This is a predicted structure of a 122-nucleotide RNA (FMN riboswitch aptamer (RFN element)). Its mean pLDDT, the model's own confidence on a scale to 100, is 83.
RNA sequence: AGAGGCCUUUGGGGCAGGGUGUGAUUCCUGACCGAUGGUAUAGUCCAUGAACCUUUCGAAAGAAAGGCCGAUCCGGUGAGAUUCCGGAACCGACGGUAUAGUCCGGAUGGGAAAAGGCGUUA
Numbered sequence: 001a002g003a004g005g006c007c008u009u010u011g012g013g014g015c016a017g018g019g020u021g022u023g024a025u026u027c028c029u030g031a032c033c034g035a036u037g038g039u040a041u042a043g044u045c046c047a048u049g050a051a052c053c054u055u056u057c058g059a060a061a062g063a064a065a066g067g068c069c070g071a072u073c074c075g076g077u078g079a080g081a082u083u084c085c086g087g088a089a090c091c092g093a094c095g096g097u098a099u100a101g102u103c104c105g106g107a108u109g110g111g112a113a114a115a116g117g118c119g120u121u122a
Base pairs, nucleotide, nucleotide: 005118006117007116008115009114010113017029018028019027031102032101033092034091035048036047037046038045043090044089052067053066054065055064056063057062072088073087074086075085076084094105095104096103
């Protein structure tokens, strides 16, 4: 210095204002938000995580496997950008409730991953 192992910590944000209505942060208008790794700096590229569905196992908690998994263009600069700059768009699980990306709930959960540390072997 490299490979593998273990431990600790960290690890998701957001409806101001106005309208209708008995009732809506759910409708209309308008506002706001953007997990992780990769790559010329990314919600929209590539990949991952979570959620959701099915099956199997389990007394249960839960585990494993499979499935599903949203949305961007134009112009400019440049060696290189669907990432920067300018412009115009678009998207957002499940349950609850007046129809929810933003409220409440599963969740003081899980988690990609990031940072730090420990000691072992060759």